The RNA shown here (small-subunit ribosomal RNA) has 1528 nucleotides and comes from a metagenome. The coordinates come from a structure-prediction model, not an experiment, and the mean pLDDT is 84. Its Rfam family is "Bacterial small subunit ribosomal RNA".
[in-house]
RNA sequence: AGGGUUUGAUCCUGGCUCAGAACGAACGCUGGCGGCGUGGAUUAGGCAUGCAAGUCGAGCGAGAACCGUUACUUUGGCAACAGAGUGCGGGGAAAGCGGCGAAAGGGUGAGUAACGUAUAGAUAACCUACCCUCUUGUCGGGGAUAACUCAGGGAAACUUGAGCUAAUACCCGAUUGGCUCGGGGCUCCGCAUGGAGCUUCGAGUAAAGAUAGCCUCUCAAUGAAGCUUUCGCAGGAGGAGGGGUCUAUAUCCUAUCAGCUAGUUGGUGAGGUAACGGCUCACCAAGGCAUUGACGGGUAGCCGACCUUAGCGGGUGACCGGCCACACUGGGACUGAGACACUGCCCAGACUCCUACGGGAGGCUGCAGUCGAGAAUCUUCCACAAUGGGCGAAAGCCUGAUGGAGCGACGCCGCGUGCGGGACUGAAGGCCUUCGGGUUGUAAACCGCUGUCACAGGUUAAGAAACGUUAGGGGGUGAAGAGCCUCCUAGCUUGACAAAGGCCUGAGAGGAAGCCACGGCUAACUUCGUGCCAGCAGCCGCGGUAAGACGAAGGUGGCGAGCGUUGUUCGGAAUCACUGGGCAUAAAGGGCGCGUAGGCGGUCCCUUAAGUCGGAUGUGAAAGCCCCCGGCCCAACCGGGGAACUGCGUCCGAUACUGAGGGACUUGAGGGUCGGAGAGGUGCAUGGAAUUCCUGGUGGAGCGGUGAAAUGCGUUGAUAUCAGGAGGAACACCGGAGGCGAAGGCGAUGCACUGGUCGAUCUCUGACGCUGAGGCGCGAAAGCCAGGGGAGCAAACGGGAUUAGAUACCCCGGUAGUCCUGGCCGUAAACGGUGGGCACUAGGUAGGAGGAAACCUAACUUCUUCCUGCUGCCGCAAAUGCAUUAAGUGCCCCGCCUGGGGAGUAUGGUCGCAAGGCUGAAACUCAAAGGAAUUGACGGGAGCUCACACAAGCGGUGGAGCAUGUUGAUUAAUUCGAAUCAACGCGCAGAACCUUACCCGGGUUUGACAUGUAGGUAGUAGUGAACCGAAAGGGGAGCGACUCACUUCUGUGAGAGCCUACACAGGUGUUGCAUGGCUGUCGUCAGCUCGUGUCGUGAGAUGUUAGGUUAAGUCCUAUAACGAGCGAAACCCUUAUCGUUAGUUACCAGCGGUUCGGCCGGGGACUCUAACGAGACUGCCUGUGUUAAACAGGAGGAAGGCGGGGAUAACGUCAAGUCCUCAUGGCCCUUACACCCGGGGCUUCAAACGUGCCACAAUGGUCGGUACAAAGGGCUGCAAGGCUGCGAGGCCAAGCAAAUCCCAAAAAAACCGAUCUCAGUUCGGAUUGUAGGCUGCAACUCGCCUACAUGGAGCUGGAAUCGCUAGUAAUCGUGGAUCAGCUACGCCACGGUGAAUAUGUUCCUGAGCUUUGUACACACCGCCCGUCAAGCCACGAGAGCUGGUAGUACCCGAAGUCGCUGACCCAACCUCACGGAGGGAGGCGCCGACGGUAAGACCGGUGAUUGGGACUAAGUCGUAACAAGGUA
Repeated sequence: AGGGUUUGAUCCUGGCUCAGAACGAACGCUGGCGGCGUGGAUUAGGCAUGCAAGUCGAGCGAGAACCGUUACUUUGGCAACAGAGUGCGGGGAAAGCGGCGAAAGGGUGAGUAACGUAUAGAUAACCUACCCUCUUGUCGGGGAUAACUCAGGGAAACUUGAGCUAAUACCCGAUUGGCUCGGGGCUCCGCAUGGAGCUUCGAGUAAAGAUAGCCUCUCAAUGAAGCUUUCGCAGGAGGAGGGGUCUAUAUCCUAUCAGCUAGUUGGUGAGGUAACGGCUCACCAAGGCAUUGACGGGUAGCCGACCUUAGCGGGUGACCGGCCACACUGGGACUGAGACACUGCCCAGACUCCUACGGGAGGCUGCAGUCGAGAAUCUUCCACAAUGGGCGAAAGCCUGAUGGAGCGACGCCGCGUGCGGGACUGAAGGCCUUCGGGUUGUAAACCGCUGUCACAGGUUAAGAAACGUUAGGGGGUGAAGAGCCUCCUAGCUUGACAAAGGCCUGAGAGGAAGCCACGGCUAACUUCGUGCCAGCAGCCGCGGUAAGACGAAGGUGGCGAGCGUUGUUCGGAAUCACUGGGCAUAAAGGGCGCGUAGGCGGUCCCUUAAGUCGGAUGUGAAAGCCCCCGGCCCAACCGGGGAACUGCGUCCGAUACUGAGGGACUUGAGGGUCGGAGAGGUGCAUGGAAUUCCUGGUGGAGCGGUGAAAUGCGUUGAUAUCAGGAGGAACACCGGAGGCGAAGGCGAUGCACUGGUCGAUCUCUGACGCUGAGGCGCGAAAGCCAGGGGAGCAAACGGGAUUAGAUACCCCGGUAGUCCUGGCCGUAAACGGUGGGCACUAGGUAGGAGGAAACCUAACUUCUUCCUGCUGCCGCAAAUGCAUUAAGUGCCCCGCCUGGGGAGUAUGGUCGCAAGGCUGAAACUCAAAGGAAUUGACGGGAGCUCACACAAGCGGUGGAGCAUGUUGAUUAAUUCGAAUCAACGCGCAGAACCUUACCCGGGUUUGACAUGUAGGUAGUAGUGAACCGAAAGGGGAGCGACUCACUUCUGUGAGAGCCUACACAGGUGUUGCAUGGCUGUCGUCAGCUCGUGUCGUGAGAUGUUAGGUUAAGUCCUAUAACGAGCGAAACCCUUAUCGUUAGUUACCAGCGGUUCGGCCGGGGACUCUAACGAGACUGCCUGUGUUAAACAGGAGGAAGGCGGGGAUAACGUCAAGUCCUCAUGGCCCUUACACCCGGGGCUUCAAACGUGCCACAAUGGUCGGUACAAAGGGCUGCAAGGCUGCGAGGCCAAGCAAAUCCCAAAAAAACCGAUCUCAGUUCGGAUUGUAGGCUGCAACUCGCCUACAUGGAGCUGGAAUCGCUAGUAAUCGUGGAUCAGCUACGCCACGGUGAAUAUGUUCCUGAGCUUUGUACACACCGCCCGUCAAGCCACGAGAGCUGGUAGUACCCGAAGUCGCUGACCCAACCUCACGGAGGGAGGCGCCGACGGUAAGACCGGUGAUUGGGACUAAGUCGUAACAAGGUA
């Protein structure tokens, strides 16, 4: 610090997602030790049990157990004595009175958005027990009451009456330094009320004793009521610490909460409080708060701090510390210095428990613990040894505060699980393998060493210092040597933790490693299994038979006593942008203006000092973070010091800028004067053209409309035409990317009224300005209300067409509406998709409205202001583009955006007559949705061009019969493949058996075939008779070998062979979507690319485009391109002409011979053969063209513009075809999916299609005669010739491995002649019968041929469709491959005869180039929309039902304070003893919680049904959008 993910690729926008850190965590797997931390986050849910606040006998009375007793009584005993009781003394339990404490400590975060908290202040408006300092006192009296006793009530809790008693309990009186209150006088001060001090008068107001010692004082005299000590008590002043109250500022979300408020705001008076105050009350006034967000709703304890971050920020508020609030829920007061009180009281409520049913008891949000709910959070431990707290004079007691231990890898930190050596055999095992090996891996084994932790034994420190006490000494008090206080020294006493820690010794590598990941992001790869299954997944995405992504294994990577997962926060995210974003097209400028608040604001001077800046000072608690130093072995942890705490307050200073106050200015702004242009607005009036209608005339059959029609109109006279009239709406030409307006918008003419704007002048005002949340106004069309109007047009609607349908497009009609007046509506792609204002930043050019200069004027020229366009630098931008009319550079103000869908929907509010507008979510769902540009592909887009593509022609197919292939059907099998063109006379250039892959049946199992290993075999290999069998096969008599070495000559060994066994063979089994090779097709179409350079952020572009030209990316020219390659062309073959060479088997002109046949001699001329050459190149001429390329015409030439034909065919496309030619990966079969054999099938046959043949006839059939080819083939072959048969053929047989012989002959059509005469025929030949021939082991299924006989359909073929541009089509025959034969009419090749037509490129098909649009890229056989149907999910509405929250009004009214009353009751004081003062019970009143009633508000849950929405491989209907998407 970034990465992944939208695309075919690119750039951008934009979301989603990952890597980091953290946690009071939880879950999964695993787990050795220690230190330090930390641990109920959920139900502020309920709680059994124990403990968590007591203490003081030196405040008081009484006092059990127990002890003593030399007091008494009594019993036993002779007695001593023993026991019991009583008394006395000691003792001090439990309880009580009284004091202090219990308001702290400890817990929790429910409530609380302010009575809270934080920071800074105020208190002249206050309080403070215990503690400290100073000061003054502590006198005299009195009456009770608990305890206790007695007597009652009650189950209990508890309680009543009578009687006795004490105090540091209570009460009265005295004193008054002081204090409080009231009155008077004076001084000083301050901050508004006011404060402080001095003085005087009056009134009021205190107290308690205890302890120890002593006899100095006093006395009733070895003790005290005396004295002394100490501790107390009372009053006052001050301090410290603690608290109360008030103020300023800060403190979450929500405006779908906009108005709230009656004690409300203020005043006067009173009450109340420690104290100010509507805190409370009476009266008076009508205020107070709020867009700087009142009121309401939701959520929440706040802070120091903690996490994260570069920082700013964002999130959090566990542990520790400060503050607040709460204590079962609600209310209340009492006591007290302090409470409205966690373990106090009263009342109400819910809950739990006890009960004798009458009544009672309780409050773990203290420490442990328990149940429940939950993903989840510990021991019913030890100790007061330390620190701290309460009480006490003290010892001491109490202390679940605290110190410790326990449990939990919950976190952080540290340590260990060993270290070194150990490989030319890298062990074994595992895994992989190309079978060679590689890897695990120095890893192990093995050798050497060490001794941490844990374990065993031993030993030992700090946490402890005090208090106290003993002894000694000093000082103080005192009458005192007592006592007490205090200081010093010495001794003694105190450890929960702790079987811990440290140290020493011992033994022994021994007891101690896992988890996750390995497709990319992201470090780390292979095999097997699985087969869109099982599963994975943070995002992209993996899995459908070769998965580095699932599962396992091996290996590797990462971390390590942990590792992963989940959740949450921050980061990355500049993805809410203060730092630090945007708004033309990606989300985003308000439709436009006026203007309120607010924000911002020209030049100069003076003042001020609010902002701002500097200095000083106070504060910003401690802890934490940071730095330094130090203590635990280190670290975590802890201690000390510093810095920091960026904040707030106060004081002093500065004055540039901003603000504030004052003064001045003119350039911003506005006004005046003089001129100008204009569809700017409103009203009134006027005009012509046209449409329609009406009237009349002419006229006479159609008109109208469309792609074509029809509906419609018309003989009752239309359309057309003429004249006249009526009415409404709109204003042609001018007219122009010309003008005006803020926008919407504005178009005939005149008049009236009126807004804005421009120029000139430089005359006035003097900052008067800009923007503008709310607000107000304007606002196209459509729509609404009311009243008019209505010609044309025209939603709805009717009809006619079109169509599969056509609720559309087209046509004929036609109503609202369109028009006017008044009133609503308030929206638009209200668009420049661009808010307003000001300033600055190159030009060029055009238009509109003015002005100036020169000129006599004008034109022109130059200059200048405003407006409207085009083009174009800089700059900007993702690009397209913008570019002085900015989308550039800056400033000011407003509006708006934050992924797509859901959705501008729901709901609430508000506006509207309605339609609807404005405001405006969420659940859920997706990983994208988008912008610009690029390359393709496509278009029922465009341009150019080509092709038997069409057209022009000729002949076919489609109809018949037959042949053949295919589908389908059938079958035991009808083997398999091929499927638009580019499957279908295709693989098959030849299925009777074989072929053959299929079916039935019979057989074989190392196999029909290959290689290897081991063993065996000697009459072995080979051959193979009988016999069984359909054959294969079985069976085996008989016959009978070979090579090499050695050799004793007979054998041994080896090989080949054979047998057995094992490896393996074999497979036309599967996958052509795992492949190679080969092939088809686009297409013989002209294309496809590269290097360097240049342009572009980039994909890419350029080159390859353009202008010509060509069959051609062929060539030329131009040119940011210059070159090059693969294709095209050429080179090659063939054919057309000639030459040279060569002449046998070919040829024969001339010569000779001849059987008359080039037959022979001969010839080398010719034909021909086959080798080498020549020739043709736009070379020449004319013209066109750019001077070019080239084209047109011509000459010559056998041939002319590529001469004809062939071979040859780029980058690629179709997952095209082929695993059944061959090869081959994977998978599958292995007595079978292999192999052999017999028979059958591939030849079936209601039907359909393709390709052909032969025909339908006279351009013909039949018969007779007579010509002319080319190219092939031939030894299991071609076969002359002869004989024979009607013939197919048969028999005999010369020649020929072939320019020699043969097929082969008669080439056929043609030509000559005869006949047939238009007929289902002398056409046509299917079909069938009979008789034959040939091949072959074999023609039944199932061959071909011959003869005779038979003689079907068919009279030129619907829609549609095919081939062909010249030696072509058409037509005629010939040969060959395959092959025993042949279903060949097929295929391949050969020659003979031999046409017609092309004006042309509109259309059909296909193709090439350029351009354009695109939402396509699997690329139009694309993409994609909506209803319906199905499943599932969340949400809205909903008759209602049901819960909660906060209030309002009224009713009831507990406890209790306060007030009034108090006829009843009462110890303290007074009293003349009657009574009084005073107090109380009780009663009443105000307030008042819970509860009740009522009407509403708000927030939830649920609800038959209903509505749309999202999602879901292959449902239905259509085809809306994307191309001109077929109606933009």